The RNA shown here (Bacterial large signal recognition particle RNA) has 265 nucleotides and comes from Neomoorella thermoacetica. Taxonomically the source falls in Neomoorella (Bacteria, Bacillota, Clostridia, Neomoorellales). It matches the Rfam family "Bacterial large signal recognition particle RNA". By type it is a non-coding RNA gene. The coordinates come from a structure-prediction model, not an experiment, and the mean pLDDT is 75. The sequence was found by an Rfam model in a public genome assembly.

RNA sequence: CCGUGCUAGACGGGGAGGUAGCGGUGCCCUGUAACCCGCAAACCGCUAUAGCGGGGUCGAAGUCCCACUGGCGGACCUGACCUGUGGGGUCCGGCCGGUGUAAGGGGCGAAGAGAGCCGGGUCCUGCGCGACGAGAACUCAUGAACCCCGUCAGGUCCGGGAGGAAGCAGCGGUAAGUGAGCAGCCUCGGGUGCCGCAGGGUUACCUGGUUGGAGUUACCUGCACCGGUAACGCCCGGAGGCCAUGUUCAACAGUGGGUGCACGG
Numbered sequence: 001c002c003g004u005g006c007u008a009g010a011c012g013g014g015g016a017g018g019u020a021g022c023g024g025u026g027c028c029c030u031g032u033a034a035c036c037c038g039c040a041a042a043c044c045g046c047u048a049u050a051g052c053g054g055g056g057u058c059g060a061a062g063u064c065c066c067a068c069u070g071g072c073g074g075a076c077c078u079g080a081c082c083u084g085u086g087g088g089g090u091c092c093g094g095c096c097g098g099u100g101u102a103a104g105g106g107g108c109g110a111a112g113a114g115a116g117c118c119g120g121g122u123c124c125u126g127c128g129c130g131a132c133g134a135g136a137a138c139u140c141a142u143g144a145a146c147c148c149c150g151u152c153a154g155g156u157c158c159g160g161g162a163g164g165a166a167g168c169a170g171c172g173g174u175a176a177g178u179g180a181g182c183a184g185c186c187u188c189g190g191g192u193g194c195c196g197c198a199g200g201g202u203u204a205c206c207u208g209g210u211u212g213g214a215g216u217u218a219c220c221u222g223c224a225c226c227g228g229u230a231a232c233g234c235c236c237g238g239a240g241g242c243c244a245u246g247u248u249c250a251a252c253a254g255u256g257g258g259u260g261c262a263c264g265g
Base pairs, nucleotide, nucleotide: 001265002264003263004262005261006260009058010057011056012030013029014028015027020047021046022045023044024043035055036054037053038052039051064258065257066256067255068254069253070252073249074248075247076246078244079243081241082240083239085237086236087235088234091233093232094229095228096227097226098225099224100223101222103221104220105219106217107216108215115211116210117209118208119207120206121205122204123200124199125198126197127196128195129193130192132189133188134187135186138181139180140179141178142177148173149172150171151170156165157164158163
């Protein structure tokens, strides 16, 4: 160096989760030349040599082991942005309201501003007048089987008779009541009146006159202050999405190194 037969080992790995921990089953990533059967999430099997049991294949190298480099993907921390969400009211953001100011715009003003003075009205009280309404009164109509009136046919009663008596219906009338009318008179009332007289009041508003001679107003903007609001900004918290820095695990790839025994030539 070649051949034969073995052995260690390999026949996927990783992340999160779960677990005292490890491995597996389920999820995700990666990857394939990537064995088979049984077991298992209230789980299964183990214990630092950390899946167990059974079967099969390859086998000392392309495939096993170690180191370094690159690195899919995952996890964690932090930060930026976006979208929901809970809360706050310190804000000097915004929005709303108020007060003040009068710089700018506007309005009013020599056909006289603001202000002062005099008067009238709006307001209150009393009296009156009117209108309206109600009642009473008045007028008309109606209004009683009998227990209201008058007259009482018929009939009834008393009487020897002359005569007398009560009296229904009808007719006429009337009472309370009912209905209608109601100009005027009487009494009363009011969400009554461009009404009259007298008195009061006049802070305010409107208005007439007068004095006087240039401002005045605060509608918009500005500015100052006060109060409110919480859609938004802002502040505090929490959730999701996406991105980035960092930490960590890391499939896979590359580079370098390492790897047993026996026999024969």